[in-house]
RNA sequence: GGAGAUGUGGCGCAAUGGUAGCGCACCAGAUUCCAGUCCUGGGGGUUGCCGGUUCAAUUCCGGUCAUCUUCA
Numbered sequence: 001g002g003a004g005a006u007g008u009g010g011c012g013c014a015a016u017g018g019u020a021g022c023g024c025a026c027c028a029g030a031u032u033c034c035a036g037u038c039c040u041g042g043g044g045g046u047u048g049c050c051g052g053u054u055c056a057a058u059u060c061c062g063g064u065c066a067u068c069u070u071c072a
Stems, first nucleotide, its partner, number of pairs: 001071007010024004018055001026042004048064005
């Protein structure tokens, strides 16, 4: 340098163009002598970035950045 894959809450991952969700973690309550387990509730995301298509984009298209794989 060429090709490909991935990028979504703190972490790990979902979501066929139509309200962004699950688990763990965190916070509060209940329980407990205290803590843990269990139960109930809650907060936290400008979906890597910039543009385009569309009534509507995590999803489709272009560019770009980062990481990984592969070829030279």
Predicted 3D model of a 72-nucleotide RNA (transfer RNA) from Xylariaceae sp. FL1651. Rfam family: tRNA. Taxonomically the source falls in Xylariaceae (Eukaryota, Opisthokonta, Fungi, Xylariales). The coordinates come from a structure-prediction model, not an experiment, and the mean pLDDT is 84. The RNAcentral record of the sequence draws on ENA.